[in-house]
RNA sequence: GGAGCCGGCCAGGCAAUCGCUCUGGCGGCCGCGAGGCCGCCGGGGAGGAAAGUCCGGGCUCCGCAGGGCAGGGUGCCAGGUAACGCCUGGGGGGCGCGAGCCUACGGAAAGUGCAACAGAAAGCAAACCGCCCCACUCAAGCGAGCGGGGUAAGGGUGAAAAGGUGCGGUAAGAGCGCACCGCGCAGGUGGUAACACGCUGCGGCUAGGUAAACCCCACCCGGAGCAAGACCAAGUAGGAAAGCGAUACCGUGGCCCGCGGUGCUUUCGGGUAGGUCGCUCGAGGCCAUUGGCGACAAUGGUCCCAGAUGAAUGAUUGCCCACGACAGAACCCGGCUUAUCGGCCGGCUCCCACC
Numbered sequence: 001g002g003a004g005c006c007g008g009c010c011a012g013g014c015a016a017u018c019g020c021u022c023u024g025g026c027g028g029c030c031g032c033g034a035g036g037c038c039g040c041c042g043g044g045g046a047g048g049a050a051a052g053u054c055c056g057g058g059c060u061c062c063g064c065a066g067g068g069c070a071g072g073g074u075g076c077c078a079g080g081u082a083a084c085g086c087c088u089g090g091g092g093g094g095c096g097c098g099a100g101c102c103u104a105c106g107g108a109a110a111g112u113g114c115a116a117c118a119g120a121a122a123g124c125a126a127a128c129c130g131c132c133c134c135a136c137u138c139a140a141g142c143g144a145g146c147g148g149g150g151u152a153a154g155g156g157u158g159a160a161a162a163g164g165u166g167c168g169g170u171a172a173g174a175g176c177g178c179a180c181c182g183c184g185c186a187g188g189u190g191g192u193a194a195c196a197c198g199c200u201g202c203g204g205c206u207a208g209g210u211a212a213a214c215c216c217c218a219c220c221c222g223g224a225g226c227a228a229g230a231c232c233a234a235g236u237a238g239g240a241a242a243g244c245g246a247u248a249c250c251g252u253g254g255c256c257c258g259c260g261g262u263g264c265u266u267u268c269g270g271g272u273a274g275g276u277c278g279c280u281c282g283a284g285g286c287c288a289u290u291g292g293c294g295a296c297a298a299u300g301g302u303c304c305c306a307g308a309u310g311a312a313u314g315a316u317u318g319c320c321c322a323c324g325a326c327a328g329a330a331c332c333c334g335g336c337u338u339a340u341c342g343g344c345c346g347g348c349u350c351c352c353a354c355c
Stems, first nucleotide, its partner, number of pairs: 001351010012320007020045011047326001051337002054335005059225004066257004071221005076090005091105001092103004106216002111214002113210002128155002130151005136145003163181006182205001183203005188197003229277004239268006248262004284303008
């Protein structure tokens, strides 16, 4: 100097004028009430993803939410967390020169299924070319043909074909035997564990792939959801009909058992759609110390930081600049995933050149 990898922060800024919305204090007015209006002085007002609605919860309701079946989810180990399919650290496997990145990572010897074409043969197996032996025929000979038996070391096909290299042995071969490697089992060492070992011994050996196919195994799982739910005011029709009915029906996914209730289902018709709460103080933010490799935890201090409801932050001017992308809360929180302009900071890796 160049090319990369990982982590963190920001999300136009400042000032003025007018406007919108919530809230604290003071004062006044209207209303039977729920509540509404005006003036003055203060304070607050969209995101890193507010998005997707994919997970996990808090909260509310369902008078079993208890047990089971079906069903669904996760899938190496150990931790973190309210919890998780998330995060952290480690192990195995894969990619990269490397910093690093990815991982749907339990089980194929319980069973079933699937794998085109090629090939003799793709799950218990096989002989296309070939090699060897015997008999017969031909042949002076080299050898050839046919039949029987042996073989899977050589060649071919394929992504994959009865572990690999070498030596011996054999009629020719083959773990047939041996050495080393690989593999399996047992023990030992290290580690909480997954697992690792240039450790020891035994064994001729062992069994393809696929479970993001069905399946088996381990662990986990009530349901519905803020349009949940609670209250106030107003108002009609405490309406009509049909069916089932205690051996029945109903009870927040399906089925069974249990438990509870006494009515349940369908059709026609009528009234209301107003207001308040839920609604923002939280598994909350920030800082420091301690513990921990880390996620994070504990202690102390400090701060209050949107609550709209056809839906609030907009308009104008001036200056600066990173010239502004993706994009707007609707009960709240922890994650994941997707979209995205540009700037800043820190650490690490590789290449080149010079000293």